[in-house]
This is a predicted structure of a 476-nucleotide part of an RNA (small-subunit ribosomal RNA, 3' major domain) from a metagenome. The full RNA is in RNAcentral, with records from SILVA.
Context: one part of a larger RNA
Order: sequence, then C1' cells, then structure tokens
RNA sequence: UGACGGGGGCCCGCACAAGCGGUGGAGCAUGUGGUUCAAUUCGACGCAACGCGAAGAACCUUACCUGGGCUCGAAGCGCAGUGGACCGGAGUAGAAAUAUUCUUUCCCGCAAGGGCUGCUGCGUAGGUGCUGCAUGGCUGUCGUCAGCUCGUGUCGUGAGAUGUUGGGUUAAGUCCCGCAACGAGCGCAACCCUUGUUGCCAGUUGCCAUCGGGUAAAGCCGGGCACUCUGGUGAGACCGCCUCGGAUAACGGGGAGGAAGGUGGGGAUGACGUCAAGUCCUCAUGGCCUUUAUGUCCAGGGCUACACACGUGCUACAAUGGCCGGUACAAACCGUCGCAAUCCCGCAAGGGUGAGCUAAUCGGAGAAAGCCGGCCUCAGUUCGGAUUGGAGUCUGCAACUCGACUCCAUGAAGCUGGAAUCGCUAGUAAUCGCGGAUCAGAACGCUGCGGUGAAUACGUUCCCGGGCCUUGUACA
Repeated sequence: UGACGGGGGCCCGCACAAGCGGUGGAGCAUGUGGUUCAAUUCGACGCAACGCGAAGAACCUUACCUGGGCUCGAAGCGCAGUGGACCGGAGUAGAAAUAUUCUUUCCCGCAAGGGCUGCUGCGUAGGUGCUGCAUGGCUGUCGUCAGCUCGUGUCGUGAGAUGUUGGGUUAAGUCCCGCAACGAGCGCAACCCUUGUUGCCAGUUGCCAUCGGGUAAAGCCGGGCACUCUGGUGAGACCGCCUCGGAUAACGGGGAGGAAGGUGGGGAUGACGUCAAGUCCUCAUGGCCUUUAUGUCCAGGGCUACACACGUGCUACAAUGGCCGGUACAAACCGUCGCAAUCCCGCAAGGGUGAGCUAAUCGGAGAAAGCCGGCCUCAGUUCGGAUUGGAGUCUGCAACUCGACUCCAUGAAGCUGGAAUCGCUAGUAAUCGCGGAUCAGAACGCUGCGGUGAAUACGUUCCCGGGCCUUGUACA
C1' cells in the first nucleotide's frame, strides 16, 4: 500500500421487511448428469454451466458409429506434358458413391498463338485433430457499481502520501465550502434513438366534419384536408417562478402554472481492472500431431436410447370456472421461390379455383381475455387432458427408427404441493391473445407487440452483494 475480520461509523440495491404471483408435489416439453450403446459427436459446471453454443438433428446439417469407395485427393492456385473433348442423353452393375458401354462433339485467328475443358506429373493441399495455461478478435462477470489514474508542486531516508481526506449535498469523485495543493484525463451526466403535449409544412390513409350522388349495408363515388393519422421541421422542463429550510452556498421540502417536475418513462451506451473466466467447433493464428488417413465421397444408423437424479418451462388440479350460441375493441410485424381474398368440396386438418398485392392501396387477419344469453351444481365431475387403438391431412426423393396437425374412440396422474427457494415497486406484477427470426416441414423455447390491470413498502435491527472513512493483523 492492499486484502481480510462472526471490528466500528456512514450509505445504497426487490438485499431484508410489507405485499402479489410462482418453483419444489402431478403429467408433458426441453436441457444436463448418470447409465446404456457400434455410436449415443463436441463444448459450457457456484453466482456468471444446465429451453446454453443450437434463430429450429427425418436425409442434408453432422463433427459420431457401421459398411462400401478415392489417394494431387471434395474445393483453390502455379508450372509442365498429353488429348479434343467436357457437358448432356440412353443403358448395365450397385444401397449409393462410383465403375463401365453406346451416342454427340471444340471455339477465335491468315499464321504465330490464345481461349475452354478432360487426364497425368510436380510444387502444393486438407484436418470441427491437441493446446483458450502460447495468442488475436469477440463475450460473460463484479456493475451502469462510482470509481480508476496522471502532470507539476509539497511532505517522507524510502515503500509511499497529499490531491481523491474533512463539513454538507447528490442517482453519481454530482456540486458547494474548507484544505499544500494546483490542474488534467478515463468514467458520471449531457449530446443519440424512442415514448408522452403541441405549432407549421405535406395529403391516392382518414372523415360524412361540411356539400352532392348512391346502397340492403359500406368513404362506395364526386369533392374536400377540418379532425384522426403518417413523417419532416420547430417549440416545450431549466429547481425557470413563489415560499420555507440551509452556511448568504451546493441543495432539499411544499406550491403554482403545465401534456409532462425535479435524471419525466424506456433503450443504446459498460472506466482502470478481476476471474490464467468462456471460445483453437464462427473466424484468424504460433507450436505439436496426422498425410492410401485424424483427409475426402457415399448409404444406413446415431445425436431422439432410459431403473434413475437435477435445472428451466407448459398444462392443470376447477364455479373469479368448464362448455355452447351471439357480439365488441389492438399494436407491432410479414408477404413475388411469397401472402393469398372469393366461391365450391370436406365434420376437420385440408383440397380445388385463383381476384388482388413488390403493399398506409391487396392479403396474412377471425385478436383473446371482455360483454350478453343458456347449460353444468361440487363429483375425480360437462374438471383435467396424459396414454393408447383406429382413420386421415400436409410438407418433403423419403415421416419405420424420428415430423407437425385433424377426426372418432380411450380418459392416466392430479383435489394447491415438505424442507427449501425465485421474480416483481406501476402501465410494473399477474393475466390474455397477436407477430417475427430460424425455417421445405417441424416451438410449451427465444424475441418483439399490444389488451385488461393490482397489492405493498412502517422501516434499515437482521440475511446477501456493493461503495466511502476508520481500526486490528502472525496474510500478500
């Protein structure tokens, strides 16, 4: 000087407390351990591994296993030699890769030569093989915590200190005052995006607001930009005003006005560093290993196994509910390899047809919870839907291993979950549906969007994590 203390002081955080809802019990989905297997490819392991890499394993992917092939090789570059083919089409063998037979056959240029391509040779290649404890890059984490440092000066023999400590204050090393310090840098804040109010500009969306036409109805038509909206440019919030407290300061409490009040809400933004944290399987790269194999092509299998254990979720156990009928209101997003209206067929998944749309114009698209009416009457039930049998649909060469969905039948466990443990402070929790990426098909995951919409916070004694000062130390 740090680190540590079941030392002290001050302060903060859904850290506790106060509340609301879960997990832990059941079934299923998914990841992991374990076990099994020819193989169940590999990585990730407290927080910070375990719906993680994987925004999507039937083949492919694919790295694993079994079997069949190739060896200048599946792909690329250069040089040399050789040929006029290569490609395409048809056939045979084969599980395919591939081997082989038949057929067709070079181009430009007068020429030299050039181009295209097959085969052969040489120099090369290739490796998701090892080492993340050789590395770059990228990332997680403490933590969006308020810290981390430097120059000059001063003090100290020196390590170092001071500044950065102190009194206040703040979300903040934020600011004020004081002070052997005076300044500065990286962080904080602001500048950026979005949301909340509004002026102006613009009007193939919106409106009967106004005028006319029109219908069973409908901005449907003429017409118009008033309103809504869209999106460009401005305004607006600064403790600016009043009052009280405070050291007259920084700032704090209250009030007015205002759409919004004290960082308005949300996002992006992550200092010096820590964990030899993660990644050599994104990529790049040193070293090592391999080179008729640890490379590469193909078929089939596996990654989907199943006495079990754990994590994360979904669906429930019902009446604030289930079922049936009617009826209302979103936002964001996507669409030409596509979205698909309408009409017809089918109980349905879906099929046929194919208008319109490169989209504020057409389509996905019916939002659901909600509201109105009816049935059920507390039961393992009209709760719950696992499992199983049968019949189908779609995607795709192909759904056996191993897809999703539909219909009929079947109708398991489960009656609120021990010890323990998690999330959340407001348009939040809870609850309800809608979209997107990936994607031929395949979400209960992920990521966005809106609808309905709470309870509680006395407080900081305690648990956990963190910041500052101080104290002890046999630790570095």